Predicted 3D model of a 350-nucleotide part of an RNA (small-subunit ribosomal RNA, central domain) from an uncultured prokaryote.
[in-house]
Context: one part of a larger RNA
């Protein structure tokens, strides 16, 4: 002087919005706080370092010099940062016209299927398994036809298709409502980015109160299997699964990849727009834009691989990691009805 990482080795917060903070586009001019330079003052002596001198040398003593600052004052510079004022339109946003969509909430409604009940036909089995048995059935089952009830889920369409910040969202209709995309203009004029705390949302399971309960099914019971079988298989079956309101706040909440920005390798599939070309139309081709996939150049990577949807490049921002175990535990605190969640060690040990 330089200086680690976070796809899979430890490590991206589950996710949105957003406060403080950090950071912030282009042109010209002002100021001079940061910044840079000059000068003055000061930075005690000793010590360290350099050049000398004295003890026979050295240690030691001694003379001179140098060094030493986020320092103060003053004078100047004006590139960069800051500050105040002015202007701009590319970032950001607004308006106008179109477009696609399982985006969200509420109400209504449809058919198929399962189950149960009622009635008809009908008779000895049905069901289940690797094989069986428990179970159901002469009190008439299974099968089949007609009718009724009720709950839950929406076959085909359906697609590395679509939408959403994430969780997630799928029959149909209506109402309310959020976001996104495209084209051409007009307007505002940096209003931007990120975000500690904070705030809302947040699968499943679970909890509280009240409903609902067809199918499925933790627990549980029985039958098998087995040396045993608190399992896998079978017959049943309660919470739960569903609805309303409230709570919980976690997941392999995954792309195991935080958000933003810029960038011409190339060739290719698909979704939503736009433009052009020829065409009677359907459709086709080319270009462009916003997504979503599969390859791949440069580059990166320990490798695998990533590769404009980056793991390449970038400079401001946030979160997180620092050997394995102990331990995401104890204690304390905050939250919760509880279950528990969040925060989070140490001894000891290898």
């Nucleotide at each position: 002087c330089u200086g680690g990482g976070c796809g899979u080795a430890a490590a991206g917060g589950g996710u949105u919005c957003g406060u403080a903070g950090g950071u912030u586009g282009u042109c010209a001019g002002g100021u001079a706080a940061g910044u840079u330079g000059g000068c003055u003052g000061u930075g005690a002596a000793a010590g360290c370092c350099c050049c000398g001198g004295g003890c026979u040398c050295a240690a030691c003593c001694u003379g001179g010099g140098a060094u030493g600052g986020u320092c103060a004052g003053u004078c100047a510079a004006g590139a960069c940062u800051g500050c105040g004022a002015u202007a701009c339109u590319u970032g950001a946003g607004u308006a106008u016209g179109g477009g696609a969509g399982a985006g969200g909430g509420a109400a209504g409604u449809g058919g198929a299927a399962u189950u149960u009940c009622c009635g008809g036909u009908g008779u000895a089995g049905c069901g289940g398994u690797g094989a069986a048995a428990u179970g159901c059935g002469u009190a008439g089952a299974u099968a089949u036809c007609g009718g009724a009830a009720g709950g839950a889920a929406c076959a085909c369409c359906a697609g590395u298709g679509g939408c959403g910040a994430a969780g997630g969202c799928g029959g149909c209709u209506u109402c309310c409502u959020g976001g996104c995309c495209c084209a051409a203009u007009a307007c505002u004029g940096a209003c931007g980015c990120u975000c500690a705390g904070g705030u809302g949302c947040g699968a499943a399971a679970g909890c509280g109160u009240g409903g609902g309960g067809a199918g499925c099914a933790a627990a549980c019971a029985g039958g098998a299997u087995u040396a045993g079988a608190u399992a896998c298989c079978c017959u049943g079956g309660u919470a739960g699964u569903c609805c309303a309101c409230g709570c919980u706040g976690u997941a392999a909440a995954c792309g195991a990849u935080g958000a933003g920005a810029a960038c011409u390798a190339g060739a290719u599939g698909u979704u939503g727009g736009g433009u052009a070309u020829a065409u009677a139309a359907a459709g086709a081709u080319a270009c462009u834009u916003a997504g979503u996939g599969a390859c791949g150049a440069a580059g990166c990577u320990a490798a695998c691989g990533c590769g404009a949807u980056a793991a390449g490049u970038u400079g401001a921002c946030c979160g997180c990691c620092u050997g394995g175990g102990g331990a995401g535990u104890a204690c304390g605190g905050u939250c919760g009805c509880a279950a528990g969640a969040c925060u989070a060690a140490a001894a000891c040990u290898c």
The coordinates come from a structure-prediction model, not an experiment, and the mean pLDDT is 85. The RNAcentral record of the full RNA draws on ENA.